Annotation
A computed fold for a 1501-nucleotide RNA from an uncultured rumen bacterium, annotated as small-subunit ribosomal RNA. The sequence is in RNAcentral, with records from ENA and SILVA. Its mean pLDDT, the model's own confidence on a scale to 100, is 85.
[in-house]
């Protein structure tokens, strides 16, 4: 410090996600030791048990008990000593400890104030303590009660209580002076008021000392109160409030105060957020962060609040009191049912809850606290220990050597690699743990004792030295000794982000996943293993916080199109504000003083062996208080200025607004006339209209609305918007010059006004147009588009409404920043073109900006001021609340849930029922077919034991260029298991090999006979064969989506790219686009491109003309011979021909056109002319196209079978459907007869002549021929002649019967052919569809491959031989440019809404059940305060009666809980209803994206 993820790719926007750190954590796996910390975050839920606050006998009375003595009736009594518990009394239980419910508050933090206050204990100073009195607990006696407890009588003490006296510098009242900041403080006068307690020790008995007590002053420290400032969310909480704001008087308090009360006034708070709601203890600090900031407030420390819930007071220095009291409520417990008891948010512990949080431990030794004179007692504060890897820190699980790189594992075809110096082995060490032993410190200014010094009469007190007991932890830390590597390693991850990879298993299953995403048979992503990476007594996961996130942006973001400028203006508050001077000093700067507790943080040092931890010192801790100084800037006050702003005068333009009046054209309607059959409307029609006279046309009339031309990226207005003319009223704007005011300004939350269309109310108006509606069409449908009608409405007045794609998608104002060209209206100069200038309005562009597009003085540039707005998409501008509206609706405006994107600009493609240009038998023009029939063949389907498999737009007479067996892969059955085939090894047998017989369907099985070569003397070995065994063979089994190769298709289309350069942030562009031209990216020209490659063309084959060469098997012109005939023969190669080599054609020539080019048109010549015809040849690529069954091949699978052999069957099935063909339907024909003319091929297991037999297929026969020689081999159509005469026929030949031929081991399933007989459908074929542009189509036959045989198919060959092409609108396919795009598995794309189903959250909802708060009323406990006629009473007064005073009681105000009511807030449930989201393949349509087939979109009905 960044990274992943939207796209085919790119840039930017934007969200989501990750890497970091942290934790009072939890969960999973694992777990050796120690130190230091931390440990109910949930339920302020409820609690058994024990403990957590007592102490003082030196305040007081006094007892049980015990001890001793004495007595004793032996029960005990008594004296003295000691003395528990309880009681009176004092101090302390207001501290400590716990918790965070409540609280948004002066609760907290910080700084002040108290002239408005208090204080027990402590320190210090001054003064004092005189004299009386009456009670009450305990105790004794007895009463009630289950108990708790209550009550009666008697008697008693005090440092308990009370009276009197005295008293200050105390308090109060009045008052004087000084003084201050005001009432502080100081001094004085008068009057009134207020105290006390003793105890202990000593004594020479006078008293002294100590301690306690009382009054007063001061101090320290602690507290009360007030106040400035600071720190949460919601405005869908906007108004709050009646003790409420203030005053006078009073009450109350320690004290101010409306704190409380009576009266008076009419205030107070609030957009700088009152009131209300929600949430929440606050801080020092902690976590994070570079910081600013954000989050948190557990431990430790400070403050606050609370103590079962609510209320209340008492006591007290202090409480409205956690372990006190009273009352009420809930709950629990006891009960004799009458009543009682209780409060762990103290320490442990329990129950419940929860993902989750510990011991009913030890000790007061230390520190601290309470009491005490002290000893001492108490102390769950605290010190420790225990449990928990919960966290931080440290240590260990060994170290060194050790290659045969062991074994094993994993990977690899092998070689080998890896685990890995790792192990083993050898040597060494012993931390931790274990065992034994030893063992400080924490603990000493303690008490006490003693010594010295000071002081005192002494006791004593103070200081110092010495002495001196005390340890919970703990026999702990540490030390020493002992043994042996001995007892101690896991967890996560390894697709990218992100460090680390292979194998197997699995097969969209099981599973993973933080995001992107993996898994559908080769998964680096699942599971396992091996290996690796990371951390390590831990490692991961989950949750949370900050970070990354500049993703709320102060530092540090944006708003034309990504989310975002308010529809527009006026303007209150607010914010901001020109230039000069003077003053002030609030902000600001600076110096000083104070405060900012400690801890924490940082730096340094030190102590535990280190560290964590701790100690000490220093620094820091933004804010903040006080004092002084400064005056640049802001502010404030005052003075003055003119440039900002404004006013006046003059001129000017304008559809600016409002009102009134007027005009013509058009439309419709009405009247009259002319006139006759249609009109109207559309893609075409129909509805409609017209013979009752329309349309058309003439004249006249009526009505309403809108104003052609002018008219213009022209004008005006803030926007909406404004257009015939005239007049009146009226707003704004511009210009030049001058004068005046003197900052009067800019912006503008709220607010107010204006505000298109549509809409609403009332009243008018209504010609045209036209939602709704009706009809006609269209259509699968057509609630639409089109047509005919037509009502609201559109128009006017008044009133509402208040929205829009209200757009420049661009807030307003001011200033600054190169230019060029228009235009509107002004001004100046020149007065000719023109130049300068102001305000508007446009275009193009510099810099700059911008993601790009683009903007560019009319900024989207550079700045300032102010306002509005944005923060991922969907849900949703929805719900709800509130406000507005007559309604429709508008404004404000969420959440749950869900997605990993949504979106912008630009790029390359693809696509378009977009455009332009151009090709192709693409259409058109033409000829012949297919689709109908029968048959053949292939396919689908069906059937079957099997009908083997593949091919499916580019498959379908295809793989098949030959299925009766074989082929053959399929089925049935019968066999074999090293195998039908290959090769190696071991063993055994055999003279290689050949033949025969039996059995069987055959394969096979059984048996028999004959019969080698080489090496070696031989045994034997080898080759070869057989058998056994073992490595292995074999597979047409799967995967063409693992592959090679080959092939199809786009497409013989003209395209596809590269290098360098240039342009662009980039994808990418340029080149390759453009102007011409071509069959062509063919060529030319131009050009930020210049070149190049693969394609095109050419080179190759063939054909057409000619020449040369060569002439046998070919040929025959001349010569000769010769036949019935014939190149038959001699002979000859001239010709034809054969086949080899050349020539020839290049727009070369002429004219013309074009740009002077490329090229085009015409012509000449030529066998051939503008690539002459045909072929071979197929760019980058596309279709996961086809083929694992041609072959090859990875992986998987089978192994007495999925291999292999054999027989038979099947591939030939048949209700159907399709493709490709053949033959036909006939007379351009059929039949018969006769008679011509080819080319290219083939032939040795072959072609097979002559002759002969058969009607024929064919048989016999065998000449010739490995071929220009012989054979196949008569080509057919055609031509000539005859018949047929329009008929299902003398057309057509299917089908069937019979008889044969040939091939073959064998024609039943299942061959071809022949003959005789039979003679079906079919009379030219619906929608639709195919081929072909010339030697082509059509028609005709011939040959060949395969092949024993089988051809209507395929591949070739020749014969005969047309028609037509105007043209490119349309269909199909394609090329180039351009345009739009929401497409990119790319239009066979994308995508919307209803409906149906499932799930989820949510809204409404008759209601119902809770919670909270408030108000009113009722009732009203305890209690304070007040009142009192009742009742009771020791202290004082009084002789007494009685009084004063007090208690109880009664009563009043207040008041908790409770009750009733309610237009409150909030939550749960809720029949049913509503929409929303999500889900693999459901239904209906086709709305949007390309002109999306009616351009789309916004508002509205």
């Nucleotide at each position: 410090a960044g990274a992943g993820u939207u796209u085919g790719a790119u840039c930017a926007u934007g969200g989501c996600u990750c890497a970091g750190a942290a934790c009072g954590a939890a969960c999973g796996c694992u777990g050796g030791c120690g130190g230091c910390g931390c440990g109910u975050c949930u339920u302020a839920a409820c609690c058994a048990u024990g403990c957590a606050a007592g102490u003082c006998g030196a305040g007081c009375g006094g007892u049980a008990g015990u001890g001793u003595g004495c007595c004793u009736u032996c029960g005990g009594g008594u004296a003295c000593a000691u003395g528990a518990g309880a009681g009176c009394g004092g101090c302390g239980g207001a501290c400590u400890g716990g918790u965070g419910a409540g609280u948004a508050a002066c609760a907290c933090g910080u700084g002040g104030a108290u002239g408005a206050c208090g204080c027990a204990c402590c320190c210090u100073c001054c003064g004092g303590a005189c004299u009386g009195g009456g009670a009450c607990a305990g105790c004794c006696u007895g009463u009630a009660g289950a108990a708790a407890u209550a009550g009666a009588g008697g008697g008693u003490g005090a440092u308990a209580c009370c009276g009197g006296g005295u008293a200050c510098g105390c308090u109060c009242u009045u008052u004087u002076g000084c003084g201050u900041g005001g009432g502080a403080g100081c001094a004085g006068a008068a009057g009134a008021g207020g105290a006390a307690a003793g105890g202990a020790g000593c004594u020479a008995a006078c008293g002294c000392u100590c301690u306690g007590c009382c009054g007063g002053g001061g101090g320290a420290g602690c507290g009360g109160u007030c106040u400035g400032c600071g720190g949460c969310c919601c405005a869908u909480c906007a108004g709050c409030a009646u003790g409420a704001c203030g005053g006078c008087g009073g009450g109350g308090u320690a004290a101010c105060g409306g704190c409380c009360c009576a009266c008076c006034g009419a205030a107070g708070c609030a957009a700088u957020g009152a009131c209300g709601g929600g949430u929440a203890u606050c801080c020092g600090g902690c976590c994070u962060g570079a910081g600013a900031g954000g989050g948190c407030g557990g431990a430790c420390g400070g403050a606050c609040a609370c103590a079962u819930u609510g209320g209340g007071a008492c006591u007290g220095a202090g409480a409205u009191a956690c372990g006190g009291c009273c009352c009420a409520g809930a709950c629990u417990c006891c009960u004799a049912c009458g009543g009682g008891a209780g409060g762990c948010a103290g320490c442990a512990g329990g129950u419940a809850a929860g993902a989750a949080u510990a011991u009913u431990c030890c000790g007061c030794a230390a520190u601290g606290g309470g009491g005490g004179a002290a000893a001492c007692c108490c102390u769950g504060a605290c010190g420790g220990a225990g449990c928990g890897a919960c966290g931080c820190c440290g240590c260990g699980u060994g170290c060194a050597c050790g290659a045969a790189g062991a074994a094993g594992g994993c990977c690899g075809g092998a070689a080998g690699g890896u685990u890995g110096u790792a192990a083993a082995g050898u040597g060494c060490u012993u931390u931790g743990g274990c065992a034994g032993u030893u063992g400080g410190a924490g603990a000493a200014g303690a008490a006490g004792g003693u010594a010295u010094a000071g002081u005192g009469a002494g006791a004593g007190c103070u200081a110092u030295g010495c002495u001196g007991g005390u340890g919970a932890c703990u026999g702990g830390a540490g030390g020493c000794u002992g043994a042996a590597a001995a007892c101690a390693a896991g967890c996560g991850c390894c697709g990218g982000c992100u460090a680390a990879u292979u194998a197997c298993g699995u097969g969209c299953c099981a599973g993973c996943a933080g995001c992107c995403g993996c898994g559908g048979u080769a998964a680096c992503a699942c599971g396992u293993a091996a290996g690796g990476c990371g951390c390590g007594a831990g490692c991961g996961u989950u949750g949370u916080u900050c970070g990354g996130a500049a993703u709320c942006a102060u530092u540090g973001g944006g708003c034309g199109u990504a989310a975002a400028g308010g529809g527009c203006g006026c303007g209150c508050a607010g914010g901001c504000g020109g230039g000069g001077g003077u003053g002030c000093a609030a902000g600001c700067c600076u110096g000083g003083c104070g405060a900012g507790a400690a801890a924490u943080a940082c730096c340094g040092u030190a102590g535990c062996u280190c560290a964590a931890c701790u100690a000490c010192g220093g620094u820091g801790c933004u804010a903040u208080g006080c004092c002084g100084g400064g005056a640049a800037c802001u502010g404030c006050a005052c003075c003055g200025c003119u440039u900002g702003a404004g006013u006046c005068g003059c001129c000017g333009a304008g559809g600016g607004g409002c009102a009134u009046c007027c005009g013509g054209a058009a439309u419709u309607c009405c009247g009259c006339g002319u006139g006759u059959a249609g009109g109207g409307g559309u893609g075409a029609a129909a509805u409609c209209u017209g013979u009752a006279g329309a349309u058309a046309u003439g004249c006249g009339g009526a009505a309403g609305a809108a104003c052609a031309c002018c008219a213009g990226u022209g004008g005006c207005g803030a926007a909406g918007g404004c257009g015939g003319g005239a007049u009146g009223c009226u707003g704004g704007c511009g210009g030049a010059c001058g004068a005046c005011u003197g900052a009067c300004g800019c912006u503008g939350a709220g607010g107010c006004g204006c505000g298109a269309a549509g809409g609403u109310g009332c009243g008018g108006g209504g010609a045209g147009c036209a939602a709704a509606c009706a009809g006609g069409a269209u259509u699968a449908g057509a609630u639409a588009c089109c047509c005919u009608g037509g009502u609201a409405g559109u128009c006017c007045g008044c009133a509402c409404a208040g929205u829009c794609a209200a757009c420049g998608a661009u807030g307003u104002g001011c200033a600054c920043u190169g230019g060029g060209c228009g235009u509107a209206c002004g001004g100046g100069c020149a007065g000719g073109a023109g130049c300068c200038u102001g305000u508007g309005u446009g275009c193009c562009g510099a810099a700059g900006c911008a993601a790009a597009c683009g903007c560019g003085a009319u900024a989207a540039g550079u700045g300032c001021a102010c306002c509005g707005c944005c923060u991922g998409g969907g849900g949703a501008g929805u719900a709800u609340g509130c406000c507005c509206g007559c309604a429709a609706g508008g404004g404000u405006g969420a959440a749950a849930c869900u997605c990993a994107a949504a979106g912008g600009a630009a790029u390359u493609g693809a696509c378009g029922g977009g455009g332009g240009c151009c090709c192709g038998c693409a259409c058109a023009a033409g000829c012949g077919g297919u689709g109908g029939a029968g048959c053949a063949u292939g396919u689908g389907g069906u059937u079957u034991a099997a009908u083997u498999c593949g091919a499916u737009g580019u498959a379908c007479g295809c793989g098949a260029g030959g299925a009766a067996c074989c082929u053959u892969a399929c089925c049935u059955g019968g066999g074999c298991u090293u195998g039908a085939c290959a090769u190696g090894u071991g063993c055994g047998g055999g003279g290689a090999a050949g033949g025969c017989g039996g059995u069987g369907a055959g394969a096979g099985c059984c048996g028999c006979c004959u019969g080698c070569a080489c090496a070696g003397c031989a045994a034997u070995g080898u080759g070869c064969c057989c058998g056994c065994a073992u490595g292995c063979a074999g597979g047409u089994g799967c995967u063409g989506c693992a592959u090679g190769g080959c092939u199809g298709u786009c497409g013989u289309c003209a395209g596809c790219u590269c290098g360098u350069g240039c342009c662009g942030u980039g994808a990418g562009g340029u080149g390759u686009u453009g102007g011409g031209u071509u069959a062509a990216g063919u060529c030319c020209c131009g050009c930020a491109a210049c070149g190049a490659g693969c394609g095109c063309a050419a080179c190759c084959c063939u054909u057409g003309c000619c020449g040369c060469c060569a002439g046998u098997u070919g040929c025959c012109a001349a010569c000769a011979g010769g036949u019935a005939g014939a190149g038959c023969u001699g002979g000859g190669c001239a010709c034809u021909c054969u086949g080899g080599c050349g020539g020839g054609a290049c727009u070369g020539c002429c004219c013309u056109u074009g740009a002077c080019a490329a090229g085009g048109g015409g012509g000449a010549g030529g066998a051939a002319g503008g690539c002459g015809g045909g072929g071979a040849c197929g760019a980058c690529g596309u279709c996961a196209a086809g083929u694992c069954a041609u072959c090859a091949u990875g992986g998987c699978c089978c192994u007495u079978a999925u291999g292999u052999c054999c027989a038979g069957g099947g591939c030939a099935a048949c209700a159907c459907a399709c493709g490709u063909g053949c033959u036909a339907c006939a007379a351009u024909g059929g039949u018969c007869g006769c008679u011509a003319c080819a080319g290219a091929g083939c032939g040795g297991a072959g072609c097979g002549a002559a002759g002969u037999c058969g009607c024929g297929a064919g048989g016999c026969g065998g000449a010739g021929c490995a071929g220009a020689a012989c054979g196949c081999g008569u080509a057919a159509a055609a031509a000539c002649g005859a018949c047929c005469a329009a008929a299902g026929u003398a057309c057509g030949g299917a089908u069937c019967g019979g008889a044969g031929u040939c091939u073959g081991a064998a024609a039943c399933u299942c061959g071809a052919c022949u003959c005789c007989g039979u003679g079906a459908a079919g009379c030219u074929g619906g929608a639709a569809u195919c081929g072909c542009u010339a030697g082509u189509a059509a028609c005709c036959g011939c040959g060949c491959a395969u092949c024993a045989g089988c051809a209507c198919g395929g591949c070739g060959c020749g014969g005969c031989g047309a028609a037509u092409a105007c043209g490119u609108u349309c269909c199909c396919g394609g090329g180039c440019c351009u345009u739009g795009u929401a497409c990119a598995c790319a239009c066979c794309g994308c995508c919307c809404g209803u409906c149906a189903c499932a799930c989820c959250a949510u809204c409404c909802g008759a209601g119902u059940c809770g919670g909270g708060g408030g108000c009113a009323c009722c009732c009203g406990a305890a209690g304070c305060c007040g009142g009192c006629a009742g009742u009771c009473c020791a202290a004082c007064c009084g002789c007494a009666a009685g009084g004063a005073g007090g208690g109880c009681g009664c009563u009043g105000u207040c008041u908790a809980a409770g009750g009733u009511g309610c237009g409150c807030c909030u939550g749960g449930c809720g029949a049913g209803g509503g929409g929303g989201g999500u889900g693999a393949a459901g239904u209906c349509g086709u709305a949007a994206c390309a002109a999306g087939g009616u351009a789309g979109c916004c508002g509205u009905a």